[in-house]
Context: one part of a larger RNA
RNA sequence: CUGGGUGUAAAGGGUGUGCAGGCGGGGCAACAAGUCGGAUGUGAAACCCCAUGGCUCAACCAUGGAGGUGCAUUCGAAACUGUUGCUCUUGAGUCCCGGAGAGGCUGUCGGAAUUCGUGGUGUAGCGGUGAAAUGCGUAGAUAUCACGAGGAACACCAGAGGCGAAAGCGGGCAGCUGGACGGGUACUGACGCUCAGGCACGAAAGCGUGGGGAGCAAACAGGAUUAGAUACCCUGGUAGUCCACGCCGUAAACGAUGAACGCUCGCCGUUGCCCCGCUCAAGGGGCAGUGGCUAAGUUAACGCGUUAAGCGUUCCACCUGGGGAGUACGAUCGCAAGGUUGAAACUC
Numbered sequence: 001c002u003g004g005g006u007g008u009a010a011a012g013g014g015u016g017u018g019c020a021g022g023c024g025g026g027g028c029a030a031c032a033a034g035u036c037g038g039a040u041g042u043g044a045a046a047c048c049c050c051a052u053g054g055c056u057c058a059a060c061c062a063u064g065g066a067g068g069u070g071c072a073u074u075c076g077a078a079a080c081u082g083u084u085g086c087u088c089u090u091g092a093g094u095c096c097c098g099g100a101g102a103g104g105c106u107g108u109c110g111g112a113a114u115u116c117g118u119g120g121u122g123u124a125g126c127g128g129u130g131a132a133a134u135g136c137g138u139a140g141a142u143a144u145c146a147c148g149a150g151g152a153a154c155a156c157c158a159g160a161g162g163c164g165a166a167a168g169c170g171g172g173c174a175g176c177u178g179g180a181c182g183g184g185u186a187c188u189g190a191c192g193c194u195c196a197g198g199c200a201c202g203a204a205a206g207c208g209u210g211g212g213g214a215g216c217a218a219a220c221a222g223g224a225u226u227a228g229a230u231a232c233c234c235u236g237g238u239a240g241u242c243c244a245c246g247c248c249g250u251a252a253a254c255g256a257u258g259a260a261c262g263c264u265c266g267c268c269g270u271u272g273c274c275c276c277g278c279u280c281a282a283g284g285g286g287c288a289g290u291g292g293c294u295a296a297g298u299u300a301a302c303g304c305g306u307u308a309a310g311c312g313u314u315c316c317a318c319c320u321g322g323g324g325a326g327u328a329c330g331a332u333c334g335c336a337a338g339g340u341u342g343a344a345a346c347u348c
Stems, first nucleotide, its partner, number of pairs: 003320004007302002012316001014201004021194003025088007033081002035077008049065006091191001092188003095184004103177007110154001115149007125136002162169002206247006215241002220236004258315006266293011297304002321348003330341004
């Protein structure tokens, strides 16, 4: 390489969009590039195979034959692939109506709580722990009442619930805006699937500039603990956490499970919409999601099981013993931190 694989053994790209490429629904017709068949030419000799013969046999040698998967030309076939034309509606999309939703962005408003400030009441403690101490407090703290300031986060509702491609999204209201779903079946007529590279998005931490800073809190300081304690516990506390703009581009970015389509028993929940049920209701049915348990099947087992890890098709990504090593070198991206790509010697 082939093959075999990728939930947990090595292995699914963090996610989307999408050019090239690969693959692609039903019917009719044409062409004949792929495909299939015939013929002709060529496919040197030696070698291989078969037959016969020559050295006493054999090895060896000679003669003849076969074969030579291939290429070219030509004549045909038309099922499949392809190309072209016409056509269809079930794939895909559009249109109309409808309800659901923490989907996104911007603005604005609200209450609870913490902290701080001012004033009142009030007096000796408060705080903290396993126990303490550092710390705060007679310059009046803690507690309590009133008023004010400011920042961040939104209790209950809340759910195995919902939405989003993923990251992620949770107080109220308004504006702008994306997607999905249900019903109708009016329209287009295969317009589709996947996608190397590219482009975009991408938690937290981190970086740049300017703001902001209540609480929390790396670093740091102190108090304890301890043999020690550069920790766990306590008292403080700066970056940061928040906002705007610009970078970074990584995570156990996980369902450790790529995307799409088709097929393959059931039972029990739940979300959204629709239909039947005299209206309401119990109940029954359909579509789309989201959970639990299981038949067949599958799996090394665990388990998975119509949301497949079952049975198939298409396309992409990735794996190929452990360490060395996600290192070195080179390239590239970045302000930096570092990211991406990614070996070998050697060793077991």
Molecule: small-subunit ribosomal RNA, central domain
Organism: Salinibacter ruber